[in-house]
RNA sequence: GUUGAUCCUGCCGGACCAGACGGCUAUUGGAGUUCGACUAAGCCAUGCGAGUUUUUUCGUAAGAAAAGCAUACUGCUGAGUAACACGUGGAUAAUCUGCCCUUAGGUGGGGUAUAACCUCGGGAAACUGAGGCUAAUCCCCCAUAGAUUCUUACUACUGGAAUGUGUUUGAAUCCAAAGUUUCGGCGCCUAAGGAUGAGUCUGCGACUAAUCAGGUUGUUGGCGGGGUAAUGGCCCACCAAGCCUUUGACUAGUAGGGGCAAUGAGAGUUGGAGCCCCCAGUCGGGUACUGAGAUACGGACCCGGGUCCUACGGGAUGCAGCAGGCGCGAAACCUCCGCAAUGCACGAAAGUGUGACGGGGGGACUCCAAGUGAUACGGAUUUAUUUCGUAUCUUUUUUCAACUGUAAAUAGGUUGAGGAAUAAGAGCUGGGUAAGACAGGUGCCAGCAGCCGCGGUAAUACCUGCAGCUCAAGUUGUCUGGAUUUUUACUGGGUCUAAAGCGUUCGUAGCAGGUCUUCUAAGUCCUUUGUGAAAUCUAACAGCCUAACUGUUAGGCGUGCAGAGGAAACUAGGAGACUAGGGAACGGGAGGAGCUAUGGGAACUCUAGGGGUAAGGGUGAAAUCUAAUGAUCCUUAGGGGACCACCAGUGGCGAAGGCGCAUAGCUAAAACGUAUCCGACUGUGAGGAACGAAAGCCAGGGGAGCAAACGGGAUUAGAUACCCCGGUAGUCCUGGCCGUAAAUGAUGUGAACUAGGUGUUGCGAGUCCUUUUUGGGCCUGCAGUGCCGAAGGGAAGCCGUUAAGUUCACCACCUGGGAAGUACGAUCGCAAGGUUGAAACUUAAAGGAAUUGACGGGGGAGCACAACAAGGGGUGGAGCUUGCGGUUUAAUUGGAUUAUACUCCGGAAAUCUCACCAGAGAAGACAACAGGAUGAAAGCCAGUCUGAAGGGCUUGCUAGACUCGUUGAGAGGAGGUGCAUGGCCGCCGUCAGUUCGUGCCUUGAGGUGUUCUGUUAAGUCAGACAACGAACAAGACCCGUGCCAUUAGUUGCUACGAACCAGUCCGCUGGUUCGGCACUCUAAUGGGACCGCUGCCGCUAAGGCAGAGGAAGGGGCGGUCAACGGUAGGUCAGUAUGCCCCGAAUUUUCUGGGCUACACGCGAGCUACAAUGGUCGGAACAAUGAGAUGCGACCCCGUAAGGGGGAGCUAAUCUUCAAAUCCGACCCCAGUUCAGAUCGAGGGUUGAAACUCACCCUCGUGAAGCCGGAAUCCCUAGUAAUCGGGUGUCACUAGCGCCCGGUGAAUACGUCCCUGCUCCUUGUACACACCGCCCGUCAAAUCACCUGAAUUGGGUAUGGGUGAGGCUCUAUCGUCGUGGUAGAGUCGAACCUGAACUCAGUAAGGGGGGUUAAGUCGUAACAAGGUA
Repeated sequence: GUUGAUCCUGCCGGACCAGACGGCUAUUGGAGUUCGACUAAGCCAUGCGAGUUUUUUCGUAAGAAAAGCAUACUGCUGAGUAACACGUGGAUAAUCUGCCCUUAGGUGGGGUAUAACCUCGGGAAACUGAGGCUAAUCCCCCAUAGAUUCUUACUACUGGAAUGUGUUUGAAUCCAAAGUUUCGGCGCCUAAGGAUGAGUCUGCGACUAAUCAGGUUGUUGGCGGGGUAAUGGCCCACCAAGCCUUUGACUAGUAGGGGCAAUGAGAGUUGGAGCCCCCAGUCGGGUACUGAGAUACGGACCCGGGUCCUACGGGAUGCAGCAGGCGCGAAACCUCCGCAAUGCACGAAAGUGUGACGGGGGGACUCCAAGUGAUACGGAUUUAUUUCGUAUCUUUUUUCAACUGUAAAUAGGUUGAGGAAUAAGAGCUGGGUAAGACAGGUGCCAGCAGCCGCGGUAAUACCUGCAGCUCAAGUUGUCUGGAUUUUUACUGGGUCUAAAGCGUUCGUAGCAGGUCUUCUAAGUCCUUUGUGAAAUCUAACAGCCUAACUGUUAGGCGUGCAGAGGAAACUAGGAGACUAGGGAACGGGAGGAGCUAUGGGAACUCUAGGGGUAAGGGUGAAAUCUAAUGAUCCUUAGGGGACCACCAGUGGCGAAGGCGCAUAGCUAAAACGUAUCCGACUGUGAGGAACGAAAGCCAGGGGAGCAAACGGGAUUAGAUACCCCGGUAGUCCUGGCCGUAAAUGAUGUGAACUAGGUGUUGCGAGUCCUUUUUGGGCCUGCAGUGCCGAAGGGAAGCCGUUAAGUUCACCACCUGGGAAGUACGAUCGCAAGGUUGAAACUUAAAGGAAUUGACGGGGGAGCACAACAAGGGGUGGAGCUUGCGGUUUAAUUGGAUUAUACUCCGGAAAUCUCACCAGAGAAGACAACAGGAUGAAAGCCAGUCUGAAGGGCUUGCUAGACUCGUUGAGAGGAGGUGCAUGGCCGCCGUCAGUUCGUGCCUUGAGGUGUUCUGUUAAGUCAGACAACGAACAAGACCCGUGCCAUUAGUUGCUACGAACCAGUCCGCUGGUUCGGCACUCUAAUGGGACCGCUGCCGCUAAGGCAGAGGAAGGGGCGGUCAACGGUAGGUCAGUAUGCCCCGAAUUUUCUGGGCUACACGCGAGCUACAAUGGUCGGAACAAUGAGAUGCGACCCCGUAAGGGGGAGCUAAUCUUCAAAUCCGACCCCAGUUCAGAUCGAGGGUUGAAACUCACCCUCGUGAAGCCGGAAUCCCUAGUAAUCGGGUGUCACUAGCGCCCGGUGAAUACGUCCCUGCUCCUUGUACACACCGCCCGUCAAAUCACCUGAAUUGGGUAUGGGUGAGGCUCUAUCGUCGUGGUAGAGUCGAACCUGAACUCAGUAAGGGGGGUUAAGUCGUAACAAGGUA
């Protein structure tokens, strides 16, 4: 590091130590068991690595030769070996031992060869032949001592045991000695003993695989021989048929073993290079000789392959010794000095030799020690003694000199002089993990990253700089080993659901086993003896200045093995006894236990007869199908096969699978009861055996119903399915195979212990009742079977005397996911297939339980006119207006796109706006460079370019100091990013939710509270409850409106009073003014409504229903405000703003055009389709507002739009004020006197400007349209509908938005059916949250694997042939030499060949598997996933 979060299981990765190699870097000294081990036990040029000796001969000498000893040590390496190779302990009564030590004895006599040398030959060489001398510690003969074998006798000694030793008779065979001398000695021979070294045997220990289960013929043993130092099938002849093996033989793979080393708390795991011990090898293989010792690294012979020389006839050679070279590789030094020290060989010794060894050189091999400066003052940054400067101090290291050091040097040591001088890096900085929210670059690119993960324009993660962190002469990367890892669990794990209990039982081996007594002493325990090399390890002390290193002493280690003595509890063994385990016997009951036979039953189907008529059947709806040749239906009779309703029950039986009509027979098992019997006879159980649903297979029957396959009909985009109509295997029986299932309680079997409560089944004891029965109740014992629960357990869910609790015994199984229960092999099966059962490769998770959400074509409750129902009116059809899409265009600027875009931004684009298109112009603050009085910038007449213009250009004039020519840098940007942002807004939401504190529950996420019951518009309120309180929303508060009162009275009002004027039908009416504030109004303050009152319902609640009173009644009505949050919703084009970009153009100005286009599609509106109407005439009633570039009365002109004058008004004062409606008349159901589009003509207004492209008026023209398909929208009262008015924008323009009033309904008082929202509950493999997740084929790329005709190479064992050479024997020749020749036997390397097994490589083709952002087809799974 799996999750939104949690707990668990589980693996992956990191931190630590060690080894090898790589990168970067590097001052010095010391020490060390450091340096071609890992790959090629591959090959080697050159030099060196084993000699020595007064014994002898020759020689002047050097030296040569003979002879003696040594060359079997030392050195190097680890190929082979799974073995008495090694370790450890024993045995040798089955053995040898040169040199050395001890003891005893001896050392007499004789002989003839030969090398060197001389002479002569052969050969290229290596080498070799012939002849002639000569000596010895060379060789030979005789003697003495002796040895071996056999034999006779003695029985003496040792011992656990004589096959041993000793004495003795006889015989056979063999048979010792060496000298030299300085006279001290050094040698030589024989025998015995010792020491040392070696051989052989043996107990125990110690790798992997059973996908290796049987192996073995000299094999196992015996008698007798041979051979050896010695036992032995070591070898041979004969005889017997044994021997090893699940306690793992045999086979295959791998490997030198140990002391020890790395790591670890330890147990362990891993390693076996260096130093020590043992073994093995010395180019591959074999053989003997010599010798005390070899089957011999620097000896011999032979074969093989390699290399070299050659005169082609023949020869030479073996670095896994020290240096060194090539090759191999990631990987490892000088062809150095010396025998001075230590040791070895020879020698009497001096001494000689020694690439053993000692010493130096090289290597960042390891370990240890030290340094790269220190101090003070001042300054700076800042708080670290950081840095800079100055002054002072020190000198390990460094440079120089002398002495010392050493075999000789180097190094080192001592002394002196100079001078802070001469000396710091590597890795890292997102988390784990110490250290940057620093800068620049890059932009899912380049790259990083052990793991998680960074990078798609603000990267603390890439690259660079700065800063910082950790270690430090080092640091870091890769690979390997250990630890982490209790993820192999002995210490110390698990198996209901995470991986894991065999489908069940019986039972062999094994393992474990009741009570008592007694004996033994194998296990066990105690004491003691021997051994377990040194080094390594620990401690103390000591020596190098310290340390590393080394030494001494002690301890420990090796956890062991062997011997001796003791104990007797436990285990084991022997003997005896017991009954609690187990088994047997008897008794009466229970049971779908099994097998066989017989009998029965309803239904179904078929056949036949009768009746009867038009449909039947089937489905969501249909159709295929049956039926006038009479179906379905009713009825009677007969045939057939399968099955067994009700009873029937989380009830019974069985080991499990499984078992259900009745009766009979046969068989088995369990429970209960008993004053019966046996006496541990038991438990488990690897292998093994038996049983074992369904499907399937073989053979023979049977076949009614059902029903894979198959046919047809539907459904569907398709439908090889779900639905329907048919239908064959099969289902049934008999016999045989198969051997598997979610064979599940996903829970192995047995035993013991640990609270209970409540059902139910069987048997029994007691007691009571009764219909005295095949009855019932209560209580209780045992056995089964359920539910709930204490303790306890568990990750939790849950389990809980039927354990998943606490213990014991035995068995099986597990160790991340996938590949895979696959491949190969083996085995079983007729087949299908079963059992056993991997790896390569791939992957960071896969998984369990529970939590909160979201979702469901799950369930329940509540609610809403952007839900339905009941209604009213529309849209969708027509014409027009307007917005969007599309298309077109130079441009038709841009944004918004389900609800939550589309009369939206835009609150109205002629220019402007304006961002778009075409064309023409303008502009760079500031700095540097450059230019400039030989005139910068600017202005201008004329001409020209142009739509136009001193804007440019040509020519000239005026004027006088700056100038954009270059590089930076700006101004500006309606350029980009709304996915970098602020602010504002929409929607969820006309919702009723969202949280906190304390407490409680849970390991925890989290829960509780916020749930339940009733109620409300409301988490509104009440009651209950491990909760009690609180906050934000809701409500209240606030504004408008409806009633009343008070206050106030101008610009408002005028009831009443008065005056004046006008009119008069004389009743009075109208106007003006003065009073007045009663009323209206205006605008301020109060009151009023609270389920308050009555009744009913409800729990004496909250509240609801009805009523009274009241202007208003249950929130009065309408507003404003509007939670925690979500939607990466919208806006960078209102403004603000980060970053990026443009910068003389993406800035800015002007002219013209465009946003107004038009085959088409969509949205929102307006006007209509007419008589509830249209037209004409007459009459009436508002409110809100707005007004100085303005509203404009009133008058005049004009048909009108409008024009000309113009009072008043900065406004309760002036201006502007309705229409529907009402009254009367006409129209008479028509494309009309409806409707008004379109077009023509003539006018008016605004404005520089009205063509593209404004509005209005008059006259004419008079289109579509006769109420609108599927679908869809709004609305519950002063609402819908309808009617007009004002205002915003505004030069002009309103079919739009907002506001205002006029007229003024219908229906419901419900529901959750549709669309949604809230709450509770349930399922979930979803959490980017169903627009989710996710499966398989096909297509593409790539990787590893399996198979594969065939082919290549290696290994093992084996048959046949050839056969170097060795050994034994025989014969013969012979110059008598360890000779030649021939033959027989035997061992036998190597080569050729045959077939076999096994391993590895190559391979056309075939097969599945893994992996890989955006391919194809479907949608199998997750929700009841839409057929569980």